[in-house]
RNA sequence: GCACCCAUAGCUCAAGGGAAAGAGCAGUGGUUUGCGGAACCACCGAUGGCUGUUCGAGUCAGCCUGGGUGCA
Numbered sequence: 001g002c003a004c005c006c007a008u009a010g011c012u013c014a015a016g017g018g019a020a021a022g023a024g025c026a027g028u029g030g031u032u033u034g035c036g037g038a039a040c041c042a043c044c045g046a047u048g049g050c051u052g053u054u055c056g057a058g059u060c061a062g063c064c065u066g067g068g069u070g071c072a
Base pairs, nucleotide, nucleotide: 001071002070003069004068005067006066007065010025011024012023013022018055027043028042029041030040031039048064049063050062051061052060
């Protein structure tokens, strides 16, 4: 330098164009308990950025940013 892959919650992952983007762990509050970090309930929290396609985009396209792999 070229090509390909990836980017969703603090972390690990779902959602394959269609209603309120979900789960586990973590965090917070409560219940329970002799006390609990154990158990149960609830809450908090996210689509890397810009533009486009579409009635509708996390999902499709272009550019950019960051990470990874291969070739030179």
Transfer RNA from a Pseudomonadota bacterium, 72 nucleotides, folded computationally.
It matches the Rfam family "tRNA". Rfam's curators write: Transfer RNA (tRNA) molecules are approximately 80 nucleotides in length. It is annotated as a transfer RNA.
Its mean pLDDT, the model's own confidence on a scale to 100, is 81.